This is a predicted structure of a 1494-nucleotide RNA (small-subunit ribosomal RNA) from an uncultured prokaryote. The prediction has a mean pLDDT of 83.
C1' cells in the first nucleotide's frame, strides 16, 4: 500500500467481509526461568471476623493490681506518679475508596473582586489581677442491656467579669467597643510562710500587619445525542427598604415595575462524573476516561443541623424509612464505595500474609506512639521485555507417509564420536536501599548578669533492614530437568494419501461435502509465530463508505410541482477614516507524569533519572492597514423608472355565431338495421335504418396548425367586447447598489374526490346483459349510472419531467423558426448583410461509468437554497400537524438478505422488423391413422418374461436371423487355484470305447516323440492329462455423470477463427458490416483495415461420350456349318476390364449491368453452366448413446455377483403407440400361351437331367471353386378366354385335418404343402408422411445372417408419370437490425392470493411496574423566631430586683407518608393486522419480446 464478493464477461456506482494496530479482558489447548506493571469492567448488592486516628503527665485532678523484697505479721517499700479511666488541647473536614447522582460555572482554559484563613515564616505590641463552677472520685438509686438519675467533694492552658488598648472594629467623626494563660529548664544577688517570690531560656497564650499556602465567590468562551420535546417562567426579571454570610448576589424578605429566556435551539425527555490523557489514524479526525495526576460528587436512602479556621462531616450527632442482629418485649444496637475477607451477581478479577527499615502524615520539647497510607512479600503467561530448552560431526539406518514400485520424503533429522554450561540444582561467598533523630564528647556563634540552662553550626564516637536463605560473584555435577498452538481452496505463506458420501461436519466473505474432497475426519509432510498459540468480545484503521483536509444529485440513492418573499447568507467601482475579523513580535499562561529527542542507571531490554523541545490554545500588549467588516462622501456599468413602437390559444367577465352528435314533431318510404375476428345482446312491421323540412338543448371550437407563439409552473386554440399581469426591440433622460438566493411563511397548483346549488347533448368509473374462455369479476359488443359543464367552498397531489433548483460571468461555430431593429446598393418590391431577444437541430474543445451534453451545458467558475448515503421491512407503524372525509405531510425501529442497481459488450429468444434458402408451404402423385396379419415398444403379468436405446435424434432400433446352444434371466442340482491365462512342486503318453436324464461318475485299455550319457537302464527337455500348493483367475456386476475409442445430431446448413494494425477505460468491434452477386464468408466493387487459416469448391470412386491395349469361359458383320455361336474362323461390333488418355475452361454470339462480379436467352456439343450418384461433416451443441464389441481409473464380489449342468423364460396379453405386409378389386382376380434383365452366389454347398409325389418334397445323378455348371421361372408387360359390381370366381385372417423339410429334439416355440374352413375389410376421423426424373408409383429379382426360420434389412434392374403460379402462411436454418428484468440462455425469468411451519413488530378490552406535574392534608428531627407560667453559679443591682440562660409552649419553613387527579416511559394480554423467512404445496398468468390488451 491493497483485496475478495453482484456479471456469460465488461466499466461504474454502492455494500458486506479480510488482512494492521489495541484490550483492566474471557474461553480452548499448552506451560522453563526472570525484571517491570497492572489484577470486580457485572449487584452504589448484603455483610462472619480482624485491623484502618489517634495523641499530649512538659495543660489538670486523681490513681491501681499482679509481681518482687523486708516485716513487729498490723504493714512498708518496690513495682509506680505505671496501667487504665475522666477535665482540657491538637487531630479525627488530610490520607484511603467508589462513580450512585450531575448536562451544571460540574469540569476545562482564560480572567475578575466584595472574602475568610488553624497550624507555618515575618514584624509590632503585651502577657497585670480576681471569680464561679462542672467531670473523675464518694454515697444512694433505676435498668436485662444499652445507658442514667439525685446528693456531695475537687483542677486545669476549662469557664467568666474587672483593668489596659499604640495598631484594631463601629461611627452621625463627638464618641463608642474589644485581649490574654500558663508550662518546663537554670540561676548569682535580695527577699521569704520555705511551698516559693524574683531574674532568665524555651515553649505556649493575646491583639495585629504582611506573607505562603488552602479555600469560598462572579464571569468570557468550550463541553453528548434526539424537534416524533416548541414555547417556558410569579421569587420568575428588575428595582428600593430590611434581614442573612466571611464575602456580592431575589440567598431571603415586604412593597414597587411587568418582565426574563427561546429556532444561534429555552422547556422537558434519554445517557453520562470532567480533565490531563489512552488506543488508532501519514494527519485532520474518530472512539475512550481502568491503573498515575488535577478538580468534583457520594458514603445504607432521605432530611436535619450542632462543633470547629474549615463539614452540613466515610470509621461524629439527631430524625424518618428499608433491612441485619440482641433482647428478660419494657427497649436497645449496626452500616467495608478503608486493608485483607465471606456470600451473591457474573464469562471475569488476588492475601482474612510481613513491616513502620524507608517515603509521608497525626499528637508531643523530646524520646516515642499511631498509621492496611505507604515499604514489601504472596496467588494468577492477564500484559510488555529478556534468557533458555544445546553446539560440533555423522550414513541416507529401522519405522512411518507416498510411489509412476524405479524411488522420494521425514533427514544430518536419530543412533554413535566429541565440545560447552546461560537458566534451573546444591555448596560458599556477598553489597546497595542508612541518612537522620536521640545520646556522649569536643568546639565556634546566639542569649543572658552568668563559663547555668537553651539553641545553632563544626567534628568524633554510638544506635536502626519488613523485604532476606535478596540482587551479584565463585565452585560442583550434568545434555542431563524445560515446546507447544494455530492453519495449509481464494483472499493468506503452507499438499499429499486413507475414510466419508449434501451423511457427519466445515465457513471470516466468497464457498465446500451427492463415491476419485489440496475446504469435512484422521494421518504423514509443510506454513507461520513461540512460552506462548488461537477463538470470541472491544475500540480506531482500511471506509474518500458523512468528504474541513476529502463525495455526490439527467439515466446508478439523491433538484423541493411552481413562485412570491421575512429572518439568515453573499453582494459593483472610487476616495478617505476605524482597526471588529486578518497578519507580525512582546510579555503571562497553557500544574506534574505522559508522547518526541539528547544524555545517563539497572549485563541488554521493557523499566527508572536528569535535562531539552512540544503543548497549534486562552488572555494582555505593542505594531501594521492590503482584504472583509463598519462609519462618511462620491460614481454608473448591476437593477430599476420615464417615451415611442411591437407580437402573442398570458388572465378575467359579459355577449355572439356556424358545423356535427342526440332528442323531439313532421313528410317519403319498407324489412331490416346495427354490432363484430365470428356473433349475440339491443332497436324495428305499434313502421326502425336511409332520407326531406321544422325545432330543442347541452358540450367542443374542424380548417388556419407549425420541434410556431404566450406564461413561474399547473396550463392555454371560434368570434367581438371591457377590465388587467407579464416580455420584447430602438432612442434619450432621471434613480444611484435601490441586488442574487432564501430555512420557517405565504399564494398558485393537471386529473380525480369531497360539500351546496345548478346542468345534463355527446362520451363514461360502477352496475347490467351478450360473446369469447377451462374460467373471464378483463380485453370486443349492446345498454348505462355517479362524473366530465357552471357557481362558489374544500383537497394539495402526478413519469407536476428537460427525470436536468436559481441567479451572474467566461469559453469555436454551422443551420432552421418566431418577433423587433439598423445598414450598403437599387430605392417601388425583392434580395444582401449586421445585430438583440426567443425556440429547435448539428457540432468541436471541455466533461461523463458510459449512454450523451455541448452558448438554452451535464463545459470552467462564483453566491444561496433543497436533498442522498446498500437492498427488503417501507413512504409504512406510533405521534404531531392539516382535511368534510378520501388522505396528504413529517416520518422510524425490530428482522432478513450479500446483494440491489446504472450503462455498455456478446450471445439467446420474441404470438419485433428486413433479406434469403430449404419437398418448408403452395401444386401434384401416392400412403400412413380404419381392417386383418407381421414386428418393435409401453403397460399389465410372471419364479423370470436378461439388458440396454425414449421428442425430432428411441420403438422391422443393439438382434446379418431367441426350439437346445445363443443367453446374459428364472428354478433346481453341482465344483471351488477354478471352465479360461502365467509361475512352482509331484504324477502319469495323451487321446480313442462302454454304461447311466445331465454336469458327473464308474468301467475297461493301456504306453508313445526329441535329446544326452558310464545305451540293462537312468536322466532331462517339449507336448498334453492330471493331483497340490499359494500368488492369483473369473464377473454381460456398478459408475457412458470419472474415461478412450466408435456413434448420432442440428447439417452439407455456411459458417467458425487468428496474426498484425486501428477504435474502445473495458467486456468488446473492426476485419466477416455494407451495394450487387452465388449452392456458397462464391466472386467483385467499396471501406481502417491488410493478410491468413479451417470449412465451400476441387483433388478420389462410380454412372454417362470417344480413343488405345486385349479378346476367354464373352461376341458374331461376312465364309462354312449346327437343333443350338454348336463347331471351325474371326475380334469389326456389343461386352468384359486394365493403364492411362482426350472431353467442360463461362470459350463464342446477343441482351442487360457500377460496363466489375455474375445472371439470362442462343448456338454448337455425349454431356453446359456444380452433368448425375457416392465418399468426405469446419468450430461447437445435446454431462446425446454405448463400462452388454473392445479398451480402461475407481467401487464391488472370491464356499460366489465366478464355472457348470437340466428344464424354464427372453414367444405371456384385457389394452395403447410406431414401423411393415396384403386387402378392399375389373388399370382387377382367374385360366391358358408367349417375350425381354440386372446385381450377385455356390464344395459340409450350388445342384442340371431323369424318376416318383397334386405339392412342400423324395430317389437318383452328370456338371461346377465357375464370364464355362448351377441357383435362373424373371415379374408386371402382350395375345386369347372368363367373371359384371356382389363380401364377390375380391379377400385371405382364423380354425380342422393330413403331411414334407431341416435338426440330438419342432409340445411351449421352426417354415412350407395339400384338402377343407372363409373372418375383418366396399379407400379410411382429427391428425400425419414421402416424393421434383429415370425420381415418385408399381414389377420382380440376388445377398448376408444361417442345420432351419424374411412382410425386416442391404443391393439389382424391369414398366414409369404428375406437378411447381409462387413465398401471403406453417416447420427449420442463414445474414442484418430492433427489444429484453433472460445467460442452465423462453423447456427462461417471474407475481400476487390461499394453506402449512417458524421469527420479531403494529394495534388491543385491560392488567402492572417507574418516573414527573398539579392541589390537599399531614408534620419528625432541626434552624430561626414567639411567650415568661417554671428553672437559674460569675456579671450588674438601689439587694427588692435586672441582664443573660436552662427547660417548656406556641409560630413559619420542612422530610418520610398519605388521598384526589392529570402527562410521560416501559412490561403484560384473549384476539387482530401486515410483514419477513422457509426443500418440493395450491390458483392463476400481472410485468420483462408489441409478454401475446404497449
Nucleotide at each position: 500500500a491493497g483485496a475478495g464478493u453482484c456479471u456469460g464477461a465488461u466499466c461504474c456506482u454502492g455494500g458486506c467481509u479480510c488482512a494492521g494496530a489495541u484490550u483492566g479482558a474471557a474461553c480452548g489447548c499448552u506451560g522453563g526461568c526472570g525484571g517491570c506493571a497492572g489484577g470486580c469492567c457485572u449487584a452504589a448488592c448484603a455483610c462472619a471476623u480482624g485491623c484502618a486516628a489517634g495523641u499530649c503527665g512538659a495543660g489538670c485532678g486523681a490513681g491501681a493490681a499482679a509481681g518482687c523484697a523486708c516485716u513487729u505479721c498490723g504493714g512498708u517499700g518496690u513495682g509506680a506518679g505505671u496501667a487504665g479511666a475522666g477535665c482540657g488541647g491538637c487531630g479525627g473536614a488530610c490520607g484511603g475508596g467508589u462513580g450512585a447522582g450531575u448536562a451544571a460555572c460540574g469540569c476545562g482554559u482564560a480572567g475578575g473582586a466584595a472574602u475568610u484563613u488553624g497550624c507555618c515564616c515575618a514584624g509590632u505590641a503585651g502577657u497585670g489581677g480576681g471569680g464561679g463552677a462542672c467531670a473523675a472520685c464518694a454515697u444512694g438509686u433505676g435498668g436485662a442491656a444499652a445507658c442514667g438519675c439525685a446528693u456531695g467533694c475537687u483542677a486545669a492552658u476549662a469557664c467568666c467579669g474587672c483593668a489596659u488598648a499604640c495598631g484594631c472594629c463601629c461611627u452621625a467623626u463627638g464618641g463608642g467597643g474589644g485581649a490574654a494563660a500558663g508550662c518546663a529548664g537554670g540561676g548569682g544577688a535580695u527577699c521569704u510562710u520555705c511551698g516559693g517570690a524574683c531574674c532568665u531560656u524555651g515553649c505556649g497564650c493575646u491583639a495585629u500587619u504582611g506573607g505562603a499556602g488552602a479555600a469560598g465567590c462572579c464571569u468570557g468562551c468550550g463541553u453528548c445525542g434526539g424537534a416524533u420535546u416548541a414555547g417556558c417562567u410569579a421569587g420568575u426579571u428588575g428595582g428600593u427598604g430590611g434581614g442573612g454570610u466571611a464575602a456580592u448576589g431575589g440567598c431571603c424578605u415586604a412593597c414597587c415595575a411587568a418582565g426574563a429566556c427561546u429556532a444561534c435551539g429555552a422547556u422537558g425527555g434519554u445517557u453520562a462524573a470532567c480533565g490531563g490523557g489512552u488506543c488508532u489514524g501519514a494527519g485532520a479526525g474518530g472512539a475512550u476516561g481502568a491503573u498515575c495526576c488535577g478538580u468534583c460528587a457520594c458514603a445504607c436512602u432521605g432530611g436535619c443541623a450542632c462543633u470547629g479556621a474549615a463539614a452540613c462531616a466515610c470509621g461524629g450527632g439527631c430524625c424518618a424509612g428499608a433491612c441485619u442482629c440482641c433482647u428478660a418485649c419494657g427497649g436497645g444496637a449496626g452500616g467495608c464505595a478503608g486493608c485483607a475477607g465471606u456470600g451473591a451477581g457474573g464469562a471475569a478479577u488476588a492475601u482474612u500474609g510481613c513491616g513502620c527499615a524507608a517515603u509521608g502524615g497525626g499528637g508531643g520539647c523530646a524520646a516515642c506512639c499511631c498509621u492496611g497510607a505507604c515499604g514489601c512479600a504472596g496467588c494468577g503467561a492477564c500484559g510488555c521485555c529478556g534468557c533458555g530448552u544445546g553446539g560440533g560431526u555423522g550414513a541416507g539406518a529401522a519405522g512411518g507417509c507416498u510411489u509412476u514400485c524405479g524411488g522420494g520424503u521425514c533427514g544430518u533429522a536419530a543412533a554413535g564420536c566429541u565440545c560447552u554450561g546461560u537458566c534451573a540444582g546444591a555448596a560458599g561467598g556477598g553489597a546497595a536501599g542508612a541518612a537522620a533523630u536521640g545520646c556522649u564528647u569536643a568546639u565556634a556563634g546566639g542569649u543572658u548578669a552568668a563559663u547555668a540552662c537553651c539553641u545553632u553550626g563544626u567534628a568524633a564516637g554510638u544506635u536502626u533492614g519488613a523485604c532476606g536463605g535478596u540482587a551479584c560473584c565463585u565452585u560442583c555435577a550434568a545434555a542431563g530437568g524445560a515446546a507447544g498452538c494455530a492453519c495449509c481452496g481464494g483472499c493468506u505463506a503452507a499438499c499429499u494419501c486413507c475414510g466419508u458420501g449434501c451423511c457427519a461436519g466445515c465457513a471470516g466473505c466468497c464457498g465446500c461435502g451427492g463415491u476419485a474432497a489440496u475446504a469435512c475426519g484422521g494421518a504423514g509432510g509443510g506454513u507461520g509465530c513461540a512460552a506462548g498459540c488461537g477463538u470470541u468480545g472491544u475500540u480506531c484503521g482500511g471506509a474518500a463508505u458523512c468528504a474541513c483536509u476529502g463525495g455526490g444529485c439527467g439515466u446508478a440513492a439523491a433538484g423541493g410541482g411552481c413562485a412570491c418573499g421575512c429572518a439568515g447568507g453573499c453582494g459593483g467601482c472610487c476616495u478617505g477614516a476605524u482597526u471588529a475579523g486578518u497578519c507580525a513580535g512582546a510579555u503571562g499562561u497553557g500544574a506534574a507524569a505522559g508522547c518526541c529527542c539528547a544524555c545517563g542507571g539497572c549485563u541488554c531490554a521493557a523499566c527508572c533519572g536528569u535535562g531539552g523541545a512540544a503543548g497549534u490554545g486562552c488572555a494582555u500588549u505593542u505594531g501594521a492597514a492590503a482584504c472583509u467588516g463598519u462609519c462618511a462622501g462620491g460614481c454608473u456599468u448591476g437593477a430599476g423608472u420615464a417615451u415611442c413602437a411591437g407580437a402573442g390559444g398570458g388572465g378575467a367577465a359579459a355577449g355572439u355565431g356556424g358545423a356535427a352528435u342526440u332528442c323531439c314533431c313532421g313528410g317519403u318510404g319498407u324489412a331490416g338495421a346495427g354490432g363484430u375476428g365470428a356473433a349475440a345482446u339491443u332497436c324495428g312491421u305499434a313502421g326502425a335504418u336511409a332520407u326531406c323540412g321544422g325545432g330543442a338543448g347541452g358540450a367542443a371550437u374542424a380548417c388556419c396548425g407549425g420541434u410556431g407563439g404566450c406564461g413561474a409552473a399547473g396550463g392555454c386554440g371560434a368570434c367581438u367586447u371591457u377590465c388587467u399581469g407579464g416580455c420584447u426591440g430602438a432612442a434619450u433622460a432621471c434613480u444611484g447598489a435601490c441586488g442574487c438566493u432564501g430555512a420557517g411563511g405565504u399564494g398558485c397548483g393537471a386529473a380525480a374526490g369531497c360539500g351546496u346549488g345548478g346542468g345534463g347533448a355527446g362520451c363514461a368509473a360502477a352496475c347490467a346483459g351478450g360473446a369469447u374462455u377451462a374460467g373471464a369479476u378483463a380485453c370486443c359488443c349492446u345498454g348505462g349510472u355517479a362524473g366530465u359543464c357552471c357557481a362558489c367552498g374544500c383537497c394539495g397531489u402526478a413519469a407536476a419531467c428537460g427525470a436536468u433548483g436559481u441567479c451572474a460571468a467566461c469559453u469555436a461555430g454551422a443551420u432552421g423558426c418566431a418577433g423587433g431593429g439598423g445598414g450598403u446598393g437599387u430605392u417601388g418590391a425583392u434580395c444582401c448583410c449586421c445585430u438583440c431577444u426567443g425556440u429547435g437541430u448539428c457540432g468541436c474543445a471541455g466533461c461523463u461509468a458510459a449512454c450523451g451534453c455541448a452558448u438554452u451545458a451535464a463545459g470552467u467558475u462564483g453566491a444561496c437554497c433543497g436533498c442522498c448515503u446498500g437492498g427488503g421491512g417501507a413512504g409504512u407503524a406510533c405521534g404531531g400537524u392539516c382535511g368534510c372525509a378520501a388522505g396528504a405531510u413529517u416520518a422510524a425501529a425490530a428482522c432478513u438478505c450479500a446483494a440491489a442497481g446504472g450503462a455498455a459488450u456478446u450471445g439467446a429468444c420474441g404470438g419485433g422488423g428486413g433479406c434469403c434458402c430449404g419437398c418448408a408451404c403452395a401444386a401434384g402423385c401416392g400412403g400412413u391413422g380404419g381392417a386383418g396379419u407381421a414386428u418393435g415398444u409401453g403397460g399389465u403379468u410372471u419364479a423370470a418374461u436378461u439388458c440396454g436405446a425414449u421428442g425430432c435424434a428411441a420403438c422391422g432400433c443393439g438382434a446379418a436371423g431367441a426350439a437346445c446352444c445363443u443367453u446374459a434371466c428364472c428354478u433346481g442340482g453341482u465344483c471351488u487355484u477354478g471352465a479360461c491365462a502365467u509361475c512352482c512342486c509331484g504324477a502319469a503318453a495323451a487321446a480313442a470305447u462302454c454304461c447311466u436324464a445331465g454336469a458327473a461318475g464308474g468301467a475297461a485299455a493301456g504306453u508313445g516323440c526329441u535329446c544326452u550319457c558310464u545305451u540293462u537302464g537312468a536322466g532331462a527337455g517339449a507336448a498334453u492329462u492330471u493331483g497340490g500348493u499359494g500368488a492369483c483367475a473369473g464377473g454381460u456386476g456398478c459408475u457412458g455423470c470419472a474415461u478412450g475409442g466408435c456413434u448420432g445430431u442440428c447439417g452439407u446448413c455456411a459458417g467458425c477463427u487468428c496474426g498484425u494494425g486501428u477504435c474502445g477505460u473495458g467486456a468488446g468491434a473492426u476485419g466477416u458490416u455494407g451495394g450487387g452477386u452465388u449452392a456458397a464468408g462464391u466472386c467483385c466493387c467499396g471501406c481502417a483495415a491488410c493478410g491468413a487459416g479451417c470449412g465451400c469448391a476441387a483433388c478420389c470412386c462410380u454412372c454417362g461420350c470417344c480413343a488405345u491395349u486385349a479378346g476367354u469361359u464373352g461376341c458374331c458383320a461376312g465364309c462354312a456349318u449346327u437343333a443350338a455361336g454348336u463347331u471351325g474362323g474371326g475380334c469389326a461390333c456389343u461386352c468384359u476390364a486394365a493403364u492411362g488418355g482426350c472431353g467442360a475452361g463461362g470459350g463464342u454470339u446477343g441482351c442487360g449491368u457500377u460496363c466489375a462480379a455474375a445472371c439470362c436467352g442462343g448456338a454448337g456439343u455425349a454431356a453446359g453452366g456444380c452433368g448425375g450418384g457416392g465418399a468426405g461433416g469446419u468450430c461447437u451443441u445435446c454431462a446425446a448413446u454405448u463400462c452388454c464389441u473392445c479398451a480402461u481409473g475407481g467401487c464391488c464380489u472370491u464356499g460366489a455377483u465366478g464355472a457348470c449342468c437340466a428344464g424354464g423364460g427372453c414367444u405371456a396379453c384385457a389394452c395403447a403407440c410406431g414401423u411393415a405386409c396384403u386387402a378392399c378389386a375389373a388399370a382387377g382376380g382367374c385360366c391358358g400361351g408367349u417375350a425381354c434383365a440386372a446385381c450377385g452366389g455356390g464344395c459340409a454347398g450350388c445342384c442340371a437331367c431323369u424318376u416318383c409325389g397334386c405339392g412342400a418334397g423324395a430317389a437318383g445323378g452328370a456338371g461346377c471353386a465357375a464370364a464355362u455348371c448351377c441357383c435362373u421361372a424373371a415379374a408386371a408387360g402382350c395375345c386369347g378366354g372368363u367373371c359384371u359390381c356382389a363380401g364377390u370366381c375380391c379377400g385371405g385372417a382364423u380354425u380342422g385335418g393330413a403331411g414334407u423339410c431341416u435338426g440330438c429334439a419342432a409340445c411351449u416355440c421352426g417354415a412350407c404343402u395339400c384338402c377343407a374352413u372363409g373372418a375383418a375389410g366396399u379407400u379410411g376421423g382429427a391428425a400425419u408422411c414421402g416424393c421434383u426424373a429415370g425420381u415418385a408409383a408399381u414389377c420382380g429379382u440376388g445377398g448376408a445372417u444361417c442345420a432351419g426360420c424374411a412382410u425386416g434389412c442391404c443391393g439389382c434392374g424391369g414398366u414409369g408419370a404428375a406437378u411447381a403460379c409462387g413465398u401471403u402462411c406453417c416447420c427449420g436454418c442463414g445474414c442484418c437490425u430492433u427489444g429484453u428484468a433472460c445467460a442452465c440462455a423462453c423447456c427462461g425469468a417471474c407475481c400476487g392470493u390461499c394453506a402449512c411451519a417458524c421469527c420479531a413488530c403494529g394495534g388491543g378490552a385491560g392488567u402492572u411496574c417507574g418516573u414527573u406535574g398539579u392541589a390537599c392534608c399531614a408534620g419528625g428531627a432541626g434552624c430561626g423566631g414567639u411567650u415568661u407560667a417554671g428553672c437559674u453559679a460569675a456579671c450588674c443591682u438601689u439587694c427588692g430586683g435586672g441582664a443573660g440562660g436552662c427547660a417548656g409552649u406556641c409560630c413559619c419553613c420542612c422530610a418520610a407518608g398519605g388521598u384526589a387527579u392529570g402527562g410521560c416511559u416501559g412490561g403484560u394480554a384473549a384476539c387482530u393486522g401486515g410483514g419477513g423467512u422457509g426443500a418440493a404445496g395450491u390458483c392463476g398468468a400481472a410485468a420483462c419480446a408489441a409478454g401475446g390488451u404497449a